A computed fold for a 62-nucleotide RNA from Mycobacterium botniense, annotated as Fluoride riboswitch aptamer (crcB RNA motif). The sequence is in RNAcentral, with records from Rfam. Taxonomically the source falls in Mycobacterium (Bacteria, Actinomycetes, Mycobacteriales, Mycobacteriaceae).

Parts: sequence; C1' cells; structure tokens
RNA sequence: GUCAGUUGCGGCGAUGGGGCUCGCCGCAACCGCCGUGCCCGGCUAAUGGCCCCUAUCUGACG
Repeated sequence: GUCAGUUGCGGCGAUGGGGCUCGCCGCAACCGCCGUGCCCGGCUAAUGGCCCCUAUCUGACG
C1' cells in the first nucleotide's frame, strides 16, 4: 500500500422535532406523482415503519 472479515463511528430513506426499529451508503446512499417535445401547469404526504409533539387540512360538538 492492497484485499477480505469483524467491530465501532458517521450519513441517507420527497417538508419540522424526539424515542424505538428496519434498510441502504462510506463522496455514496438520497433528491414524490401526473400532463407536456420544451417552457410550464396541477396534485398527495410532516413517518422507510410505529409512537409522541409541533405546523397544516377535513368533519362534528361546545
């Protein structure tokens, strides 16, 4: 210096925070959907999954 294995660490999983858990990545993982040749226009969702908080939306009651 290279290869492989193990362990640890860090990051990521379409909009915020925390806990648990799953998966992926080590400069990569990741960066939603529909219409359109492009420009552009429209739509869903705060989660990868579960729970809680915050924000937003819908309905009902006071």